[in-house]
RNA sequence: AGAGUUUGAUCCUGGCUCAGAUUGAACGCUGGCGGCAGGCUUAACACAUGCAAGUCGAGCGGGGACUUCGGUCCUAGCGGCGAACGGGUGAGUAAUGCUUGGGAAUCUGCCUAGUCGAGGGGGACAACAGUUGGAAACGACUGCUAAUACCGCAUACGACCUACGGGUGAAAGGGGAUCUUUUUAAGACCUCGUGCUAUUAGAGGAGCCUGCGUCGGAUUAGCUAGUUGGUGAGGUAAAGGCUCACCAAGGCAACGAUCCGUAGCUGGUCUGAGAGGACGACCAGCCACACUGGAACUGAGACACGGUCCAGACUCCUACGGGAGGCAGCAGUGGGGAAUCUUGGACAAUGGGCGCAAGCCUGAUCCAGCCAUGCCGCGUGUGUGAAGAAGGCCUUAGGGUUGUAAAGCACUUUCAGUGGUGAAGAAAUGCUCAGGGUUAAUAACCCUCAUCUGUGACGUUACCAACAGAAUAAGCACCGGCUAACUCCGUGCCAGCAGCCGCGGUAAUACGGAGGGUGCAAGCGUUAAUCGGAUUUACUGGGCGUAAAGCGCGCGUAGGCGGUUUUGUAAGUUGGAUGUGAAAGCCCCGGGCUUAACCUGGGAACUGCAUCCAAAACUGCAAGGCUAGAGGACGGUAGAGGGGGGGAGAAUUUCCGGUGUAGCGGUGAAAUGCGUAGAGAUCGGAAGGAAUACCAGUGGCGAAGGCCGGCCCCCUGGACUGAUACUGACGCUGAGGUGCGAAAGCGUGGGGAGCAAACAGGAUUAGAUCCCCUGGUAGUCCACGCCGUAAACGAUGAGAACUAGCCGUUGGGGACCUUGAGUCUUUAGUGGCGCAGCUAACGCGAUAAGUUCUCCGACUGGGGAGUACGGCCGCAAGGUUAAAACUCAAAUGAAUUGACGGGGGCCCGCACAAGCGGUGGAGCAUGUGGUUUAAUUCGAAGCAACGCGAAGAACCUUACCUACUCUUGACAUCCCUGGAAUCCUGUAGAGAUACGGGAGUGCCUUCGGGAACCAGGUGACAGGUGCUGCAUGGCUGUCGUCAGCUCGUGUCGUGAGAUGUUGGGUUAAGUCCCGUAACGAGCGCAACCCUUGUCCUUAGUUGCCAGCGAUUCCGGUCGGGAACUCUAGGGAGACUGCCGGUGAUAAACCGGAGGAAGGUGGGGACGACGUCAAGUCAUCAUGGCCCUUACGAGUAGGGCUACACACGUGCUACAAUGGUCGGUACAAAGGGUUGCGAUGUCGCGAGGCGGAGCUAAUCUCAGAAAACCGAUCGUAGUCCGGAUUGGAGUCUGCAACUCGACUCCAUGAAGUCGGAAUCGCUAGUAAUCGCGAAUCAGAAUGUCGCGGUGAAUACGUUCCCGGGCCUUGUACACACCGCCCGUCACACCAUGGGAGUGGGUUGCACCAGAAGUGGUUAGCUUAACCUUAGGGAGAGCGAUCACCACGGUGUGAUUCAUGACUGGGGUGAAGUCGUAACAAGGUAACC
Repeated sequence: AGAGUUUGAUCCUGGCUCAGAUUGAACGCUGGCGGCAGGCUUAACACAUGCAAGUCGAGCGGGGACUUCGGUCCUAGCGGCGAACGGGUGAGUAAUGCUUGGGAAUCUGCCUAGUCGAGGGGGACAACAGUUGGAAACGACUGCUAAUACCGCAUACGACCUACGGGUGAAAGGGGAUCUUUUUAAGACCUCGUGCUAUUAGAGGAGCCUGCGUCGGAUUAGCUAGUUGGUGAGGUAAAGGCUCACCAAGGCAACGAUCCGUAGCUGGUCUGAGAGGACGACCAGCCACACUGGAACUGAGACACGGUCCAGACUCCUACGGGAGGCAGCAGUGGGGAAUCUUGGACAAUGGGCGCAAGCCUGAUCCAGCCAUGCCGCGUGUGUGAAGAAGGCCUUAGGGUUGUAAAGCACUUUCAGUGGUGAAGAAAUGCUCAGGGUUAAUAACCCUCAUCUGUGACGUUACCAACAGAAUAAGCACCGGCUAACUCCGUGCCAGCAGCCGCGGUAAUACGGAGGGUGCAAGCGUUAAUCGGAUUUACUGGGCGUAAAGCGCGCGUAGGCGGUUUUGUAAGUUGGAUGUGAAAGCCCCGGGCUUAACCUGGGAACUGCAUCCAAAACUGCAAGGCUAGAGGACGGUAGAGGGGGGGAGAAUUUCCGGUGUAGCGGUGAAAUGCGUAGAGAUCGGAAGGAAUACCAGUGGCGAAGGCCGGCCCCCUGGACUGAUACUGACGCUGAGGUGCGAAAGCGUGGGGAGCAAACAGGAUUAGAUCCCCUGGUAGUCCACGCCGUAAACGAUGAGAACUAGCCGUUGGGGACCUUGAGUCUUUAGUGGCGCAGCUAACGCGAUAAGUUCUCCGACUGGGGAGUACGGCCGCAAGGUUAAAACUCAAAUGAAUUGACGGGGGCCCGCACAAGCGGUGGAGCAUGUGGUUUAAUUCGAAGCAACGCGAAGAACCUUACCUACUCUUGACAUCCCUGGAAUCCUGUAGAGAUACGGGAGUGCCUUCGGGAACCAGGUGACAGGUGCUGCAUGGCUGUCGUCAGCUCGUGUCGUGAGAUGUUGGGUUAAGUCCCGUAACGAGCGCAACCCUUGUCCUUAGUUGCCAGCGAUUCCGGUCGGGAACUCUAGGGAGACUGCCGGUGAUAAACCGGAGGAAGGUGGGGACGACGUCAAGUCAUCAUGGCCCUUACGAGUAGGGCUACACACGUGCUACAAUGGUCGGUACAAAGGGUUGCGAUGUCGCGAGGCGGAGCUAAUCUCAGAAAACCGAUCGUAGUCCGGAUUGGAGUCUGCAACUCGACUCCAUGAAGUCGGAAUCGCUAGUAAUCGCGAAUCAGAAUGUCGCGGUGAAUACGUUCCCGGGCCUUGUACACACCGCCCGUCACACCAUGGGAGUGGGUUGCACCAGAAGUGGUUAGCUUAACCUUAGGGAGAGCGAUCACCACGGUGUGAUUCAUGACUGGGGUGAAGUCGUAACAAGGUAACC
């Protein structure tokens, strides 16, 4: 410090997720030791049991125990001090709190330092004794008694009150030594750092007031009657409405009152670079609370955790009358919960209470126990050791890896274990000696030094040495990317994983296991939570044209900001000083535990607050000036600026009248509609409403909306401009507020020509509640009033300043001359380009989206949703403000490359058109589907499957079915045994096969044997046309013989990419030329190859025969020839080369010459990058899976040939351009020894017999046919057509039944040119005619070739199809066979409404009134004091009044839960109906 994820790819925007640190944690797996910490976050839920606050006999009387009789010890009660500390918890509390800083009107036990005093009396009450009630708790009555308990009196330095005269108010003793007296006991004297009274001051503590700060919600906007203030009184320790009476009407609030929700606050903790954010366990400070609510008492201090009273809930005891209790103290229990410990030891230390002290008490505290809860440290060995052991795993079978790892050898002993040694935490106290203080005193007491004594829970302590032995000690998570780490097996969208992206549908590095590896380590992972990353709330540090985001536009309040100059001031600001900012923590430097964590000393820091001093630049404030901002006065200018009134013409419509006759109107085409009752057309007249042609223009005006657009008049707003004088910052923005605000809509009243929602009819359509047509009502218009929204847009808030230019246009001004439709210049608008700069890009660019300033508004992922609820506004429609649950990992912007478009442009192709011939109708052949079947084997499926694989199924083929058989197998290799191989043959069987018989003894040899072959046996293995063409190779089809597809370097762009390859021409062509930020190159095109067309040359048999000769059955037959044809080798030829024209002078095109051939001459082979998961596992090869007495192998028979039907491809026809008969002529290219097979001969024929010749330019298949010359038929189901069927044959073959071809005789079906639709072909082509070959025993109408005869047409590119290039739009990228919307149906989820129902909280009104305090008191009672002895004062009880908790009633508010039914929303696998959007999305879309 970043990374993953939206896309085909890119750059942004933007969310989600991850890597880090942390925790009072929990869970899973695992677990050696020690140190230091921490340990109910939930039920402030309920609590059994024990303990947590006592102490003092040196305050008092009494009682008891012991006694050496000297005394010692214990203590219920009275009394004193303490119990208000310490310990716990965080419920309440948003301020009676806390933090920080100030303040004045207070109190203070114990403590410290002072001052004064401490005199003299009195009366009671517990304990105790007696009587008595009660189950108990606990009392009642009578009597006795002490005090440092209680009460007067005296005194009063100081204190308090005061009317300044005065008045008021205290006390207590105790201990010790000595002495005296009569024992008890009393007294005297002395003394004490003891206690007491009053008081002053301090320290520490407490109370009160106050400034700043201190969570969220405005869908909480108004709150408040003791409320705010005053006067007086009361009350308090103390100021104060704290309380009361009276008076006034205030006080708080947009700088957020009130209300609601949440919450103890802080030092600090976690995180972070910081600023911040989150938190407030442990430790420390403050506050609050103590079962819930209320209340006071005592006291220095409480409204009191282990006190009291009352009310309530709960629990317990009870004799039913009544009582007791409060763990949020320490342990512990139940419960709740994911979850949090021992009913331990000790007061040894530190601290607290009491005490003179010893001492006692202390669950504070110190320790121990449990828990890996955290942090820190240590260990589980070290060295050596290659045969790279065994085993595991993988493997290309060689090896690799685990791995120096182990074993082995040599060492060490931390930790754990055993027994042993052994600190520190301890200083005190006490006894004694000495010295000092005090004193009359060598008593007593106090201080100091010293000796001695002696105190440890922890503790079997830490630490140390010894002993033995590698001995006692490793797991967890992960291994697709992020993110370090890879293979095998299993599984097969199953099981499962997953933080995000995602993985799994038979080869999963992603699931599960294993091997290996990586990371951390006594832990490791997961979950939860916080911060970070997240600059993703942006102060530091973001944005708002199109991504979320500028209010529709003005005016203006508060607020914020504000020109220039002088003086003053000192609030802000800056500097210094002082105080404070607790300690701990963080940081720095040291120290102590072996180190560290941890502990500890010092420093720094605590960024803050307060006070004082100083400065005066800037901001503020005060005062005074200025004129550049702003404004007003005067003169001009332009304008569809606004409101009102008046008149004008053209047009539409309607009405009236004339002329006139059959249609008009409307559409893609029609129809509805109008019209013979006279339309439409045309002429004249009238009525009425609405709107103003041309001018007219990215021209003008207005804040925007706006149309604001004919002419005239009236009223009125603003802008611009010119020149001088004037005011003197008067300004900008603007939360709330207020006004204006298109269209539609609403209300009332008018008006209504045209247009036109709704509606009606006609069309269209599968449907058509649309688009189109004919009509037509609201409305559109006017007046008044509402509504308040729009894609109200420049999707761009307002104001100010600055920053290159060029070209238009509107209004005004200036200068100049050549006076013009002139040039130059300056302003205010309004436009187009463009530099810098900015921007994600597009783009913006002085009219900024540039550089800055001021103010306002609004944004923070998509959906849910601009929705629900609540409030406000509205007559309504609705508007405005405005969420959440839930759900997704995206949604979005700009640009790029493709693809696509019922977008555009250019171009090509038998693509259309122009032609010729077909298919679709018939019969048959063949293939397919379907059906059937035991099986009808399998594959191919739009073009690009269907006479396709199959260049040929009777058996075989054959893969299918049935039946019968075999199991190392029909086939290969290895091993063992035997035998040559081989041939002949018998029986059974459908055959395979089974059982037999006979003949035969080979080759090489080193004599052991070996090679080939056959048979048998064992196991490795064979075998599979079984599956997967979506695991593959190879081969093939297709776009397409279309002209394209790319690369290097350079350049442009943030980038994907672009450029090149686009453009202008041209071509069959990315063919070539020119231009050009491109220059070159590659694969394609073309050419090179084959064939054909002309010529030359060479050669001349089996081919040829002109000339010469011979011969004949007249045939190149023979001699011969090499001319010709031909054969097959080699050459020539054609290149836009030449001429003319066009063109840019280029490329090229057009025409011409010559030439056999002319512009790639014709044909073929040749198929770029790629597309279709195209086809093929059944040609072959091959991974994986599957079968192994069978899914392998053999045999026989059957099937692939079925047949209601549908489709494709063909053949033959329907006839006269023909059929039939007779005669006659001319090919090419092929095949042939398991073959072609001549002459001859037989048969009507298929064919038979026979066998010459031929391994082929020799022989043969082999007769070419159409054509031509004659004859006949005469338009008919025929002398057309030949299906079908009967009979008879031929051939092939082991065998023609299922199931062959052919021949002859007979039979003679459909069919008279074929609907919608559709195919081929541009020249030696179509059409037509025959011939051959492959396969093959036989079996072509198919396929592949060959030649013969031999046309028609192409104006042209509008349209259909396919393709190429450029461009445009896109929400597509699996790419239009795309994407995608809404209703309905089903399931689930959350949510709104809802008659209501049940809780919580709370306001108001009223009732009620415990305990307590205060007031009153004519009732009752009464020790201290007074008394005139009657009583009084005072006190208590009771009663009553006021306040008041619980409780009750009524009525509101608010919140939660629930509710029949209901509304929309979200999600869900392939449901239904349509096709709204994305392309001109087929009616442009949207608001």